[in-house]
RNA sequence: AUGGAUUCGUCAGGAGAGAGUGCCCCCGUGGCACCGCCGAAGGCGCAGGGAGACCCCGAACGCUCAGGCAAAAGGACUGACCAAGCGCC
Repeated sequence: AUGGAUUCGUCAGGAGAGAGUGCCCCCGUGGCACCGCCGAAGGCGCAGGGAGACCCCGAACGCUCAGGCAAAAGGACUGACCAAGCGCC
C1' cells in the first nucleotide's frame, strides 16, 4: 500500500405464526384483558471451541423476558456500494 475480516450508513432481497374472543371509547389499522401460536431484532441458556484456575468466544440449537402473528413497520442473514479504524489475518 492492497485484500480479507470487523463496524456504521445506503440500496435490493428476506421467513414464521389468529385481520382470534370479550370489553371500553376520543370510532382511529386505537386501548385493555384473555386464550392460541411464531422466532430471523434484542436478551438468556446450553452444545461446542480457545485458553487451561479465573476467563474469553459462543450457533441458524433451546427458552420465549422482550418482540411478532392482514397490510405497513421491523427483521437474523445475503449481495452491491460507501466510509471508518488498523487492534486481527
Predicted 3D model of an 89-nucleotide RNA (Glycine riboswitch aptamer) from Paenacidovorax monticola. The coordinates come from a structure-prediction model, not an experiment, and the mean pLDDT is 76. Taxonomically the source falls in Paenacidovorax (Bacteria, Pseudomonadati, Betaproteobacteria, Burkholderiales).